The RNA shown here (c-di-GMP-I riboswitch aptamer) has 81 nucleotides and comes from Sideroxydans sp. Its Rfam family is "c-di-GMP-I riboswitch aptamer". Rfam links the family to the GO term cyclic-di-GMP binding.
RNA sequence: CUGCGCACUUGGCAAAUAUGCUGAAAAGCAUAGGCGCAAAGUCUCCGGCCUAAGGGAAACUACGGUAGCGGGACUGCGACA
Numbered sequence: 001c002u003g004c005g006c007a008c009u010u011g012g013c014a015a016a017u018a019u020g021c022u023g024a025a026a027a028g029c030a031u032a033g034g035c036g037c038a039a040a041g042u043c044u045c046c047g048g049c050c051u052a053a054g055g056g057a058a059a060c061u062a063c064g065g066u067a068g069c070g071g072g073a074c075u076g077c078g079a080c081a
Stems, first nucleotide, its partner, number of pairs: 002081002004078002012037002017032006035068001041074003045071003048066003054061002
């Protein structure tokens, strides 16, 4: 560096749901919880999806989200080869 894996031991993250807070919403955060995850670590660059406050007569629209939808970029660990 690449593959493979998280292995004996000890650990990591955390879906639904509940409560509280923030937000126009989608959603986020905290606590409980644990469906799952070997990058479920970080980043919206590309595609998808969600929302539509503002804008618009309406259709619609992201500068808001989703990294636990996929691709991409960057980074972490080591039983083993």
NCBI's taxonomy places the organism under Bacteria, Pseudomonadati, Pseudomonadota, Betaproteobacteria, Sideroxydans.
It was read from a public genome assembly, where an Rfam model found it.
Of the family's consensus pairs, 95% are formed in the model.